[in-house]
RNA sequence: GUUGAACUUUAGGGGUGUUUCCCACCAUUGGCGAAACUGAGAAUUACCCUUUGAACUUGAGGCGGAUGAUACCGACGUAAGGAAAAGUGAGCAGCCGGUU
Numbered sequence: 001g002u003u004g005a006a007c008u009u010u011a012g013g014g015g016u017g018u019u020u021c022c023c024a025c026c027a028u029u030g031g032c033g034a035a036a037c038u039g040a041g042a043a044u045u046a047c048c049c050u051u052u053g054a055a056c057u058u059g060a061g062g063c064g065g066a067u068g069a070u071a072c073c074g075a076c077g078u079a080a081g082g083a084a085a086a087g088u089g090a091g092c093a094g095c096c097g098g099u100u
Stems, first nucleotide, its partner, number of pairs: 001095004006088005011050004017037005022031003056081003063074003
């Protein structure tokens, strides 16, 4: 000189799936009813993520695989977008350079 996990505060971003039953409805629709599946979360002051950004959105009512079924898994993806500051850590540690 440069870099540093994690945590805290404040601020911000994000997601409401699938199936069966039940109820309502003329209905393929709706339910702030129950159960099952995946997941951190299938919805609340919870969970995840905030540029070192696959949280999440688009492409996508797409492709491959599996499933009772699905935005379940995988690829697509060094594709396009996507929300930040401060403090602690740190009188520390790593790396680079100079001098003795």
A computed fold for a 100-nucleotide RNA from Fluviicola sp., annotated as TPP riboswitch aptamer (THI element). The source organism's lineage runs through Bacteria, Flavobacteriia, Flavobacteriales, Crocinitomicaceae and Fluviicola. The prediction has a mean pLDDT of 80. It was read from a public genome assembly, where an Rfam model found it.